[in-house]
Context: one part of a larger RNA
RNA sequence: UGACGGGGGCCCGCACAAGCGGCGGAGCAUGUGGCUUAAUUCGAUGCAACGCGAAGAACCUUACCUGGGUUGAACUAUGCAGGAAAAACCAUAGAGAUAUGGUGUCCUUCGGGGCCUGUGAUAGGUGGUGCAUGGCUGUCGUCAGCUCGUGUCGUGAGAUGUUGGGUUAAGUCCCGCAACGAGCGCAACCCCUAUCGUAUGUUGCCAGCGCGUAAUGGCGGGGACUCGUACGAGACUGCCGGUGCCAAACCGGAGGAAGGUGGGGACGACGUCAAGUCAUCAUGCCCCUUACGUCCAGGGCUGCACACGUGCUACAAUGGCCGGUACAGAGGGCUGCAAUCCCGCGAGGGGAGCUAAUCCCAAAAAGCCGGUCUCAGUUCGGAUCGUAGUCUGCAACUCGACUGCGUGAAGUUGGAGUCGCUAGUAAUCGCAGAUCAGCAUUGCUGCGGUGAAUACGUUCCCGGGCCUUGUACA
Numbered sequence: 001u002g003a004c005g006g007g008g009g010c011c012c013g014c015a016c017a018a019g020c021g022g023c024g025g026a027g028c029a030u031g032u033g034g035c036u037u038a039a040u041u042c043g044a045u046g047c048a049a050c051g052c053g054a055a056g057a058a059c060c061u062u063a064c065c066u067g068g069g070u071u072g073a074a075c076u077a078u079g080c081a082g083g084a085a086a087a088a089c090c091a092u093a094g095a096g097a098u099a100u101g102g103u104g105u106c107c108u109u110c111g112g113g114g115c116c117u118g119u120g121a122u123a124g125g126u127g128g129u130g131c132a133u134g135g136c137u138g139u140c141g142u143c144a145g146c147u148c149g150u151g152u153c154g155u156g157a158g159a160u161g162u163u164g165g166g167u168u169a170a171g172u173c174c175c176g177c178a179a180c181g182a183g184c185g186c187a188a189c190c191c192c193u194a195u196c197g198u199a200u201g202u203u204g205c206c207a208g209c210g211c212g213u214a215a216u217g218g219c220g221g222g223g224a225c226u227c228g229u230a231c232g233a234g235a236c237u238g239c240c241g242g243u244g245c246c247a248a249a250c251c252g253g254a255g256g257a258a259g260g261u262g263g264g265g266a267c268g269a270c271g272u273c274a275a276g277u278c279a280u281c282a283u284g285c286c287c288c289u290u291a292c293g294u295c296c297a298g299g300g301c302u303g304c305a306c307a308c309g310u311g312c313u314a315c316a317a318u319g320g321c322c323g324g325u326a327c328a329g330a331g332g333g334c335u336g337c338a339a340u341c342c343c344g345c346g347a348g349g350g351g352a353g354c355u356a357a358u359c360c361c362a363a364a365a366a367g368c369c370g371g372u373c374u375c376a377g378u379u380c381g382g383a384u385c386g387u388a389g390u391c392u393g394c395a396a397c398u399c400g401a402c403u404g405c406g407u408g409a410a411g412u413u414g415g416a417g418u419c420g421c422u423a424g425u426a427a428u429c430g431c432a433g434a435u436c437a438g439c440a441u442u443g444c445u446g447c448g449g450u451g452a453a454u455a456c457g458u459u460c461c462c463g464g465g466c467c468u469u470g471u472a473c474a
Stems, first nucleotide, its partner, number of pairs: 001474002003471003007468007015458002019421005026313008034304002042053002064299007078120006088103006106113002124288002127286003133282002135277003138273001140271001145184006151160003164175003190265004195233007205222002209220003236259001239253005315414001319373007331361003336354002341350003380411001385406007427450007
């Protein structure tokens, strides 16, 4: 100087407390451990691994296994020699890769280009090492810290500044001070959102004036309104009162759509964990080179005495079922989204419009209005199984999703313990998207609808910041 303390002081955080809802019990989904296996590819492992890489494992993916081939498949810059094809299609053999046979034949500005064969140099590796690395990322932590120059003090390591008194979300600001300044952080500048104005109106809108319809901005028209797109205004403790040391600031008030950082996002200092990633990529070194490369078929990654994590659905009456009826936002669409209508109980099968503020996905759901059920393992719950189908796709046996009928399991609110959340939040309700032929979607990322309760307080638990103290630790 740090680190540590079941030392002290001050302060903060959904850290506790006060509340609301969960998890832990059940069934299922998903990930992991373990076990099994020819293989169940690899990585991630306290917080900070475990719905994680994977925003799509039937084949492909795919890296794993079994079997069958092959020595160069692809790539790059090519040297030399040669060729007229290469591709594609058909037939045969085969599980296919592939092999054999046949059909078939380029462009040109005439320089050549593209392709093939042989040969030379090259290749290839999801093999190892993240403890050789770059890059990227997690974490402490959006915590308020981390440093430097000059000066001063100290033999020196170092100290001072950065400590102290206030204050703040903040090393934020003020005052004081052997310090005076400065840098990286904080804040602000950026984006979204909340109010208003100006400009502009198509595909958007429709108040007023007309036309028309069973009805609809459907039409003429209009720019008022909504909305879209730009550019501005607005919030700064600016104003008033009080407290404070005269300061910084704090408390209350006015005005205001918004008030003291308005709400949210992006943004992550010096560093820590030899944290994670050689399997995104790049890369040193090592290793393989008729194989640890590469092609193919089938299988596996989906295996199941079990254990754990994360979720979904429930256990019901604030509910289930049936009928009627209302209101979003944000997205996506040509290998696509698909209306009306017809067929089918249904999943689905037939195609007007739309390259989309125009058309479509599209029904929002909870809600509201009626009816029914009456506390039961039930008209709760839907697992499991049987059967018949639909769709995608060469192909749904291993191993897809969905539909109809039948079947109807566990489950009556969950031990010790444990998690999230302070407001348009929790809870609850649907909708969309990426990946994608299809799907595992209950995941993830967004979007809106309805919409709470509680916070006395900081003694305690956890984490953190500053000062101080002890230390046999570095």

The part of an RNA shown here (small-subunit ribosomal RNA, 3' major domain) has 474 nucleotides and comes from an uncultured Acidimicrobiia bacterium. The RNAcentral record of the full RNA draws on SILVA. Rfam family: Bacterial small subunit ribosomal RNA.